RNA sequence: CCGCCAUCCAGAGCGGCCGAGAGACCUGGCUCGUCGACGCCGCAGCACCGUCCCCGUCGGGGGCGUGCUCCCGCCAGGACCGAUGGAGG
Numbered sequence: 001c002c003g004c005c006a007u008c009c010a011g012a013g014c015g016g017c018c019g020a021g022a023g024a025c026c027u028g029g030c031u032c033g034u035c036g037a038c039g040c041c042g043c044a045g046c047a048c049c050g051u052c053c054c055c056g057u058c059g060g061g062g063g064c065g066u067g068c069u070c071c072c073g074c075c076a077g078g079a080c081c082g083a084u085g086g087a088g089g
Stems, first nucleotide, its partner, number of pairs: 001089002004086005013043005021032003025078005044069004049065007073081001
């Protein structure tokens, strides 16, 4: 990088830097943003997709990998839709 399988209305924020847009693409809306969003870094937290360990084992707890921490993947339509995880090629 490619295809396949599974999931996407739950959950979880503080600080520093940056400085104007952001919410994957298009359209129409809507929401957030100088009371500093988005993004990056640090710490923390949430999840249980993979793996390991422990226990009192229809479950509970923890380590590691990984992802995530405004709004139903924000809503609707369109399109070779998008994102995350796993085993494989």
Predicted 3D model of an 89-nucleotide RNA (SAM riboswitch aptamer (S box leader)) from Pseudokineococcus lusitanus. It matches the Rfam family "SAM riboswitch aptamer (S box leader)". Gene Ontology term of the family: regulation of gene expression. The model forms 87% of the base pairs in the Rfam consensus. The RNAcentral record of the sequence draws on Rfam. Its mean pLDDT, the model's own confidence on a scale to 100, is 84.